The RNA shown here (transfer RNA) has 73 nucleotides and comes from a Minisyncoccota bacterium. RNAcentral records the identical sequence in 2 taxa. Model confidence (mean pLDDT): 81 of 100. Rfam family: tRNA. About the family: Transfer RNA (tRNA) molecules are approximately 80 nucleotides in length.
Order: sequence, then structure tokens, then C1' cells
RNA sequence: GGGCCCAUAGCUCAGUUGGUAGAGCAGCGCAUUUGCAAUGCGAAGGUCGCAGGUUCAAAUCCUGUUGGGUCCA
Repeated sequence: GGGCCCAUAGCUCAGUUGGUAGAGCAGCGCAUUUGCAAUGCGAAGGUCGCAGGUUCAAAUCCUGUUGGGUCCA
């Protein structure tokens, strides 16, 4: 220098052919308990790495770019 892969909630990860962003765990509230844990219920938590483009509509398609991994030279 070039090819490929990854980036989504605090953490680990889903997300189909572009059509309201989800799960588990953690944290919070409630129930249960003398109390704690466990268990059950509930709510909260997101500029989908960043910038632009296409589109009525983009996590998803296109371009550039940042960080990480890997391979080639």
C1' cells in the first nucleotide's frame, strides 16, 4: 500500500426482501421474606462508530472516513 470481516442499550448479542429498533444479563421500582438471596411482575435505558448520498421511508443500499481484527505484499 491492497483485500476481507466487525462496530446496534452499561455488558454479551439478534435484527429476514429498506417499512414503528429487540432479547438475555446488569442496574431501578413493586410483590414475596424478620432481613438478604432466589423467584415473579413492571418501568426505564439507543443520533444503530462518524459524515454525506439515494429513497415517500435507511441499522439495512451507495460513497468517504475513524477504530479494531485478519490475510497478502